[in-house]
């Protein structure tokens, strides 16, 4: 060099173009316990950048980063 996939909390992932982005673990406070540890309960965090289509884009297209793969 070409071509293919992928990019969401700290983590490992869902999401028919209209939802308050959802789970699970971490993580803070709590309640139980003499005390832990399990187990309840409640709270914190989030759509790589930019640009475009559209009444609306996490989702569709274009380029940029950055991974990964596969060919030469």
């Nucleotide at each position: 060099a070409a071509g293919c996939u992928c990019a969401u909390a700290g983590u490992a992932u869902a999401a028919c173009g209209g939802u308050u982005a959802g789970u699970a673990c971490u993580c803070a406070c709590u309640g139980u316990u003499g005390a832990u540890a399990u187990c309840g309960g409640u709270g914190u965090a989030g759509c790589a950048g930019a640009g475009g289509u559209u009444c609306g884009a996490u989702u569709c297209c274009u380029c940029u980063u950055g991974a990964g793969c596969u060919u030469a």
Transfer RNA from Tremella fuciformis, 72 nucleotides, folded computationally. The source organism's lineage runs through Eukaryota, Dikarya, Tremellales, Tremellaceae and Tremella. The sequence is in RNAcentral, with records from ENA. The prediction has a mean pLDDT of 81.